[in-house]
Molecule: small-subunit ribosomal RNA
Organism: metagenome
RNA sequence: GGACCUUCGGGUCAGUGGCGGACGGGUGAGUAAUACAUAGAUAACGUACCUGGUUCUGGGGGAUAACGUCGGGAAACUGACGCUAAUACCGCAUAACCCAAUGCCUGCAAUGGUGUUGGUGAAAGAUUUAUCGGAGCUAGAUCGGUCUGUGUUGGAUUAGCUUGUUGGUGGGGUAAUGGCCUACCAAGGCGACGAUCCAUAGUUGGUCUGAGAGGAUGACCAGCCACAGUGGGACUGAGACACGGCCCACACUCCUACGGGAGGCAGCAGUAGGGAACAUUGCGCAAUGGGCGAAAGCCUGACGCAGCAACACCGCGUGAAGGAUGAAGCUUUUCGGAGUGUAAACUUCUGUCGGCAGGGAAGAAUUUUGACGGUACCUGCAAAGGAAGCAUCGGCUAACUACGUGCCAGCAGCCGCGGUAAGACGUAGGAUGCAAGCGUUGUCCGGAAUUAUUGGGCGUAAAGAGUUCGUAGGUGGUCUCUUAAGUCUGGUGUUAAAUCUCGGGGCUCAACCCCGAUACAGCAUUGGAAACUGAUUGACUAGAGUGCGGUAGAGGUAAAGAGAAUUCCUGGUGUAGCGGUGAAAUGCGUAGAUAUCAGGAGGAAUGCCAGAGGCGAAAGCGCUUUACUGGGCCGUAACUGACACUGAGGAACGAAAGCCAGGGGAGCGAAAGGGAUUAGAUACCCCUGUAGUCCUGGCCGUAAACGAUGGAUACUAGAUGUUGGAGGUAUCGACCCCUCCAGUGUCGUAGCUAACGCGAUAAGUAUCCCGCCUGGGGAGUAUGCCCGCAAGGGUGAAACUCAAAGGAAUUGACGGGGGCCCGCACAAGCGGUGGAACAUGUGGUUUAAUUCGAUGCAACGCGAAGAACCUUACCUGGGCUUGACAUCUACGGAAUCUUCAUGAAAGUGAGGAGUGCCUUCGGGAGCCGUAAGACAGGUGGUGCACGGUUGUCGUCAGCUCGUGUCGUGAGAUGUUGGGUUAAGUCCCGCAACGAGCGCAACCCUCGUGGUCUGUUGUUACAGGUCGAAAGAUGCUGAACCCUCAGGCCAGACUGCCGGUGACAAACCGGAGGAAGGUGAGGAUGACGUCAAAUCAUCACGCCCCUUAUGUCCAGGGCUACACACGUGUUACAAUGGGUAAUAGACAAUGGGUCGCUUGGCAGUGAUGUCCGGCAAAUCCCCUAAACUAUCCCUCAGUUCAGAUCGGAGUCUGCAACUCGACUCCGUGAAGUCGGAAUCGCUAGUAGACGCGGAUCAGCAUGCCGCGUUGAAUACGUUCCCGGGCCUUGUACACACCGCCCGUCACACCACGAGAGUGGAUCACGCCUAAAGUCGGUGUCCUAACCGUAAGGAGGGAGCCGCCAAAGGCAGGGUUCGCGAUUG
Repeated sequence: GGACCUUCGGGUCAGUGGCGGACGGGUGAGUAAUACAUAGAUAACGUACCUGGUUCUGGGGGAUAACGUCGGGAAACUGACGCUAAUACCGCAUAACCCAAUGCCUGCAAUGGUGUUGGUGAAAGAUUUAUCGGAGCUAGAUCGGUCUGUGUUGGAUUAGCUUGUUGGUGGGGUAAUGGCCUACCAAGGCGACGAUCCAUAGUUGGUCUGAGAGGAUGACCAGCCACAGUGGGACUGAGACACGGCCCACACUCCUACGGGAGGCAGCAGUAGGGAACAUUGCGCAAUGGGCGAAAGCCUGACGCAGCAACACCGCGUGAAGGAUGAAGCUUUUCGGAGUGUAAACUUCUGUCGGCAGGGAAGAAUUUUGACGGUACCUGCAAAGGAAGCAUCGGCUAACUACGUGCCAGCAGCCGCGGUAAGACGUAGGAUGCAAGCGUUGUCCGGAAUUAUUGGGCGUAAAGAGUUCGUAGGUGGUCUCUUAAGUCUGGUGUUAAAUCUCGGGGCUCAACCCCGAUACAGCAUUGGAAACUGAUUGACUAGAGUGCGGUAGAGGUAAAGAGAAUUCCUGGUGUAGCGGUGAAAUGCGUAGAUAUCAGGAGGAAUGCCAGAGGCGAAAGCGCUUUACUGGGCCGUAACUGACACUGAGGAACGAAAGCCAGGGGAGCGAAAGGGAUUAGAUACCCCUGUAGUCCUGGCCGUAAACGAUGGAUACUAGAUGUUGGAGGUAUCGACCCCUCCAGUGUCGUAGCUAACGCGAUAAGUAUCCCGCCUGGGGAGUAUGCCCGCAAGGGUGAAACUCAAAGGAAUUGACGGGGGCCCGCACAAGCGGUGGAACAUGUGGUUUAAUUCGAUGCAACGCGAAGAACCUUACCUGGGCUUGACAUCUACGGAAUCUUCAUGAAAGUGAGGAGUGCCUUCGGGAGCCGUAAGACAGGUGGUGCACGGUUGUCGUCAGCUCGUGUCGUGAGAUGUUGGGUUAAGUCCCGCAACGAGCGCAACCCUCGUGGUCUGUUGUUACAGGUCGAAAGAUGCUGAACCCUCAGGCCAGACUGCCGGUGACAAACCGGAGGAAGGUGAGGAUGACGUCAAAUCAUCACGCCCCUUAUGUCCAGGGCUACACACGUGUUACAAUGGGUAAUAGACAAUGGGUCGCUUGGCAGUGAUGUCCGGCAAAUCCCCUAAACUAUCCCUCAGUUCAGAUCGGAGUCUGCAACUCGACUCCGUGAAGUCGGAAUCGCUAGUAGACGCGGAUCAGCAUGCCGCGUUGAAUACGUUCCCGGGCCUUGUACACACCGCCCGUCACACCACGAGAGUGGAUCACGCCUAAAGUCGGUGUCCUAACCGUAAGGAGGGAGCCGCCAAAGGCAGGGUUCGCGAUUG
């Protein structure tokens, strides 16, 4: 030093034994009641541990784990043999308890208490002297079991359910009552106060919301219940049918050596999956609590803490004071500014949170022991340093601009924004709100009186059952006795705690926590009151009913009868039509219709009376008579004595149509046939015509079955009709008149109503009962059930979809609604257009371009009062880029004139002449050129961004306002009404009174007269000149009578007369007058409509172009040409034409000097040329033409018409080719009066005729003016068009060019049907049957007790039986998917 043995002590581990694993923790699947809540019952029960009391703890026995040996198995695990202990197990003794029988006591009730007899029947020790135990009984405490009342979701498209079901007796079972189980007996039990079934759901205290009543909800915390992979079962135990125990079946996962085994996070963490979505595989038993233990102590994902998440609540910070030149930046702008904004910078301070450093708890009662934690907290230091976002800004709803976008992108809670100026989209600046959060989404309540108990409705908005009878139910007249169920008022118990509320207290405050108080509507129990309701007793007559006396009636059922008419049949007369319609036709008729006369047949309906009349519950009822029968009303007050009202279910009746069976069938007449109408006409109209309509019997059960108004009762102004009855008055009597009752109408007060309206017959004021409604559509549909012969009826949804649907009233607009009225609106007339040729404009087409605009009336001879170039905006080509034009800066040059080259020109290039004006001598003005940039420029877009201007309704008579009044209001009234007018013109009336814009008038022209003026006008008078004369000439004087021109006045106002009318306005007629009722014409155009027209007259916002979309130039185009339309010109001829010759007349408006041009001459002519007048009442244009007179043409494609074409010219103009006008000669087209349709015009008008002017070099058939000549017709307002006023209907309001219905086509969505098919679930029947309790047992095994032994008692295994989960088979019920096709 190692090994082994023994004893003692310690640690660890297995086992026996005890207690606990039924608590604590989780979850809400199931459960509509074996649950929960609340109040009770247990005289029907249990209770380990704990506490009090009392009694006992004596004496024995046999085993068995662990352990050892040998085995099996992969494992889980397990077998055989052997040993051993106990507070493990088992007898014996004793006691109470308990059981059976039998007495007594309490009590409403004995199963309670207490006696007697018999039976059964306990215990365990350890330590050491102090305790811990053990057993029996009893009391308590605690916790449980069971039972009862009440409450507790939706569905009736779930109405019947139930056989251990309901009760009894015996037995069993349990801790305990009980059909809990079993045998027998009886046939019950539940249900419209909702049974059964289906769906959904844990429940409560509470929580959220709400003024409350309610509604919704059941996270956290707390009480109860249920569950532990799914289903079944028992064992152990005080307690379980047991989350982390056992057995079985099934599903799933894992291990396996394939034989067999293991498992159950709805414990704490954690993983995966699912999902819009939810945390750490943390620390500690220090505290609180639980289990075990004598204790030390052990266990405890209960719990205490920490971690993660703005998930919620609360508190705090991100700085404070000063600071204007209101900095910069950004945004905006009217370009001046404004905003951000004292905000920043800057100056002076402070130190919360965070950071660094130092100290450092309470929580421990109690010696020890603190996870939290070096945490809370305290002290010091540094430093404005690290710390603001989100939503919104159209209204609701606090907060506005810019840009971008352009019905796009997008927004949106509702309304709604967005289509080129978006406060609504996106962004920015700014603003507003909230703030470590903000906004969105989802859910619940509220607002919502929008399910209405509080607290709604039903005539027309949704909603009164078609009507009556009547069951249950609800409600119910007057007086009285009693009662105390409701009711009212006290007491008691309970209503857990938490929560809520109030008062305090503790964390720095608060959230949070603690203490106290109130309260917790209810339930139970016990006193009291007796008005009301109920119950009970007795009475009453006012409700109701009966009786008696009257009375009206299309009330009902049945039978008999009647006349008129239609139709048919027979016969007579008679002849060609009848019938029918808007007009016709089909049809009938010469085989004799219709018409007419006579006779007959048959069916249906009942004229006048007849009425807002009567009756009936409603549907409904109409000739007369008879029979039977119901109800009402009036009068009376004899009888009954509340007998009443309503009425879920139920029953009966119930128009027409329809159905079944049998009759009948005249007329009418679905269907059907034919004829018309029509685009069609399955219609309206016509000719036929079957069911049906009628009767009998049976169904159907619905209607706009309506008063769109349920029934009953009471009350609340009147007026006026009418029906029935009674009374009074009056009378001879009937009427009349007054009153009452019952019906039936109209108007109307209060009141009601959204209004309309209702209004004693309420839709008023109240009470009772029933039915019904809750946005529109889907839909009175689908499905299920019930009824029906069927048709169909009753009950009766949802998905989906819309933001409305609806009522009443208002204003407009509209109507193939009504009334009144007007207009060249129709009619009556005259002349045209539409046909021809041409001119011109437009569309279309073409083109390089044919520039643009105007488009029903209200575009189209329009912008354009005049495109060869120009114009010109278009096209082609050639040029320019601060530009053709404007302003500014700098520099140069006078300006200007002119030559050459090139080019189509613009232009480009090169020269020449010329040196001006003012000056303070610096320079300046004007013009030209060069350079750079600001800018110019745009006939580019938008007339749907605008101004201005214009058209149109329409020169129509309307459009409004103030105050008042009426109406809830929109609105009305005025402004409507009676008259009248051209007129909302005027008069009268009137809840209106006034006023404005319109009308009219005032203005201009024309028409009459007066007066003044009198040149260039005029000439009665006088004179002159020219001329042979006729005559011409204002030439002169003079004048202003006349004509004319221009000023100023007068005149016309329904002023006068008569009539009508309302004593009005006014109208009709008349007189006078130049003119008469607005004398004629013009100018003048209300509020408004048409997003009417114009960005190309002009102006202008925004957008766009900027070596071009600007600008210059040349040429071209706007002038094209198959065609269509509009507006015109010329014609087609004789009322005309005429180059046939002539002759004669009569105007007005205007224009003129780059002009009008006389006159002369030339030319056939367009025109040219020479001279002259006139800036014009002076001169010229300027002969007007239709017309009149003579002659010719004589009805023709002509002596009509003049296009087109050929030739020759003239003029304008740089220039007449594209593309001018005119002249002359020649040529000589269509066209013979115009289809449908359509236009203008009412008097100096239409028509006809010419003349002038603007534009313009030239160019008019157009336009604007002028005169000459100069008609016809208007009965009248039916119709067409337009308009005005009143009224009516309306589903229209973009206003009838509105709105709107259905089919069809295509796409999509939802639901139903559907041959079927696939799930889920429920109950029943049968089969099989695990584990297991219970029962049986002839087989096997067996330590304790008995027995000397054999054996027995007892026990176990096995087997059998009952029950029975899961499984299987079969047919059902309910429900959910899928399904060709289909609605």